The prediction has a mean pLDDT of 76. The RNA shown here (Fluoride riboswitch aptamer (crcB RNA motif)) has 77 nucleotides and comes from Actinomycetospora soli. The organism belongs to Actinomycetospora, within Bacteria. It matches the Rfam family "Fluoride riboswitch aptamer (crcB RNA motif)". The literature on the family includes a 2012 paper in Science by Baker et al., "Widespread genetic switches and toxicity resistance proteins for fluoride". The model forms 100% of the base pairs in the Rfam consensus. The sequence was found by an Rfam model in a public genome assembly.

[in-house]
RNA sequence: AUGGUGCGCGGCGAUGGAUCCCGCCGAGCACUCGAUGCUGAACCGCCUCCCACCGGGCUGAUGGCUCCUUCCCUGUC
Numbered sequence: 001a002u003g004g005u006g007c008g009c010g011g012c013g014a015u016g017g018a019u020c021c022c023g024c025c026g027a028g029c030a031c032u033c034g035a036u037g038c039u040g041a042a043c044c045g046c047c048u049c050c051c052a053c054c055g056g057g058c059u060g061a062u063g064g065c066u067c068c069u070u071c072c073c074u075g076u077c
Base pairs, nucleotide, nucleotide: 009026010025011024012023013022016068017067018066020064021063027039028038029037030036031034045058046057047056048055
């Protein structure tokens, strides 16, 4: 230096929030050293047509469970 493992922490899992659980990713460089710059991983739904783009169609507020909230429909008061 690289790889692996363990612990801790951070980020993510198709458009809101939270507990718990599950899964995934986690770095580098530079500088005037801090609310800095650049770069980077996980992630960014499905079907159909099409070389691709374009076009057409479809499901769900969850990654999973539950609750709250937003929206829509129906019924009752």